[in-house]
RNA sequence: GAGGCUGUAACUCAGUGGUCAAGAGUGCUUGUCUGUCGAACAAGAAGUCGCGGGUUCAAAUCCCGUCAGCCUCGCCA
Numbered sequence: 001g002a003g004g005c006u007g008u009a010a011c012u013c014a015g016u017g018g019u020c021a022a023g024a025g026u027g028c029u030u031g032u033c034u035g036u037c038g039a040a041c042a043a044g045a046a047g048u049c050g051c052g053g054g055u056u057c058a059a060a061u062c063c064c065g066u067c068a069g070c071c072u073c074g075c076c077a
Stems, first nucleotide, its partner, number of pairs: 001073007010026004018057001028044005050066005
């Protein structure tokens, strides 16, 4: 340099155009319970869906650019 994959809550992931003003599990906070911890149960907080732009009535989802990580190939040494 060329091609490909990934990027969604603190972590692991689902969702791949249409009531999504975005979800699950774990973790975190509070409460109940317990002699305590844990477990269990209930409630809650937490997200620019990497970033910018475009298409569309509507985009996390499609297109373009860009950034980061990983893989393969190539080039120089």
Model confidence (mean pLDDT): 80 of 100. A computed fold for a 77-nucleotide RNA from [Phormidium] sp. LEGE 05292, annotated as transfer RNA. Taxonomically the source falls in Floridanema (Bacteria, Bacillati, Cyanophyceae, Oscillatoriophycideae). Rfam family: tRNA. Its family is annotated with triplet codon-amino acid adaptor activity in the Gene Ontology. It is annotated as a transfer RNA. It was read from a public genome assembly.